[in-house]
RNA sequence: GGAGUCGGCCGGACAGUCGCGGCCGCCAGCAAUGGCGGCGGAGGAAAGUCCGGGCUCCGCAGGGCAGGGUGCCAGGUAACGCCUGGGGGGCGCGAGCCUACGGAAAGUGCCACAGAAAAUACACCGCCGAUGGCCCGCGCAAGCGGGAUCAGGCAAGGGUGAAAAGGUGCGGUAAGAGCGCACCGCGCGGCCGGCAACGGUUCGUGGCAGGGUAAACCCCACCCGGAGCAAGACCGAAUAGGGGAGCAUCGUGCGGCCCGUACGGCUCCCGGGUAGGUCGCUAGAGGCGGAUGGCGACAUCCGUCCCAGACGAAUGACUGUCCCAGACAGAACCCGGCUUACAGGCCGACUCCCAUG
RNA sequence: GGGGCCAUAGCUCAGUUGGGAGAGCGCAACACUGGCAGUGUUGAGGUCGGGGGUUCGAAUCCCCCUGGCUCCACCA
Repeated sequence: GGAGUCGGCCGGACAGUCGCGGCCGCCAGCAAUGGCGGCGGAGGAAAGUCCGGGCUCCGCAGGGCAGGGUGCCAGGUAACGCCUGGGGGGCGCGAGCCUACGGAAAGUGCCACAGAAAAUACACCGCCGAUGGCCCGCGCAAGCGGGAUCAGGCAAGGGUGAAAAGGUGCGGUAAGAGCGCACCGCGCGGCCGGCAACGGUUCGUGGCAGGGUAAACCCCACCCGGAGCAAGACCGAAUAGGGGAGCAUCGUGCGGCCCGUACGGCUCCCGGGUAGGUCGCUAGAGGCGGAUGGCGACAUCCGUCCCAGACGAAUGACUGUCCCAGACAGAACCCGGCUUACAGGCCGACUCCCAUG
Repeated sequence: GGGGCCAUAGCUCAGUUGGGAGAGCGCAACACUGGCAGUGUUGAGGUCGGGGGUUCGAAUCCCCCUGGCUCCACCA
């Protein structure tokens, strides 16, 4: 100098004028409200609503079946499908990155076309034809030699397919084949290391144990009650507290079912009325700084700060200066994550290549 | 704000143990007719809403986006 990897952060700044909604104080007003002053007023994703939890109601959230979810191991956490660390596998020269990664010898299903055969292995081309026939030749005969013709043997090679039943070599054989042996690979057991997943092994043993698919049914282990702030509570106004259907071995809480339990009227449909106020509503698994423990996620302690709470719904507009000319995008009960969208910029750590010292 | 459902040809819809993408209407050409209507024959027309994954193979199974439809207030 070039190429790249990982982590963290920002995401227009400043000044002036006018406006919007919240809270507090003072003044005016019976009140509604108005004026003045002060404080603070969108995000890293506020988004998708994909997970998890708090909160609220359903009496408790109990047992079983069904259903759903998660799926290497250990830890973190309120909890998780998240995060951290580690293991196995894959990719990269490397820094690093990706990984739905339990079980296919519990059982069932499926594998189109092609192919001999798609899972009880099988035989189209091929190889052999030892053995028993057949044919030919030689021989008195026993028999010997030949043919690849029948029965039969084989699975090495070719071919098909996404996938074809351990690999290489030597021996062996009629030809072959874990048929035998050596090495490699694999299974099981032992030993060693590790909490474990798993790894190592100059150990023993088994000729090898049988394809793929579980984001097919399923099996195993663990987890899950349902609904959601339009939950729910209170005050006020208005209306026809009307009509129909179902039920007592029922109905409701209760949701797919049963048990259990509580209550006695309940549920659904049609019709009618109101579309007002208060609470829930923001101080929280909270932010920032520090110390300690831990590789880390994180935990504990100390100090400090208060940082939107609307409900037809505020957070904006204009002017000036500067620069790289400003992307995606707007809270609605609240948090922890994941995923998706995003112009541009800053900082730190590390890897590879080239040149020079 | 919170639930549920859907997307296949121009339109309306089928499509199941995952292997052929289909039906009706519409469209085009041809035949019958002097012409139209009608009927018949033949044919064209598909990123299965988009992307990624599992699998030998995906409209179908899983995940993430996009678009559309629908329901949920209180009182008695």
This is a predicted complex of two RNAs, RNase P RNA and transfer RNA, with 433 nucleotides together.